RNA sequence: GCUCGUAUAGCUUAGUGGUAGAGCGUUGCACUUGUAAUGCAAAGGUCACCUGUUCGAUCCAGGUUAUGAGCA
Numbered sequence: 001g002c003u004c005g006u007a008u009a010g011c012u013u014a015g016u017g018g019u020a021g022a023g024c025g026u027u028g029c030a031c032u033u034g035u036a037a038u039g040c041a042a043a044g045g046u047c048a049c050c051u052g053u054u055c056g057a058u059c060c061a062g063g064u065u066a067u068g069a070g071c072a
Base pairs, nucleotide, nucleotide: 001071002070003069004068005067006066007065010024011023012022013021018055026042027041028040029039030038048064049063050062051061052060
């Protein structure tokens, strides 16, 4: 330099056009003499950024950034 992939909650990730879920973690309560474990509940997401397509975009198209792999 060229080609391909990835970017969603603190972490790991699901979600193939109609306003996003889970596990772990965090917080509160219950339980316990106390802790852990367990149960219940809650908080936590401008879906990397910009532009476009569409009535409507996490999802489709183009570009940018970061990162990974391959080729030379």
The prediction has a mean pLDDT of 82.
A computed fold for a 72-nucleotide RNA from Orbilia oligospora, annotated as transfer RNA.
The RNAcentral record of the sequence draws on ENA and Rfam.
The same sequence occurs in records of 8 taxa.
Rfam family: tRNA. It is annotated as a transfer RNA.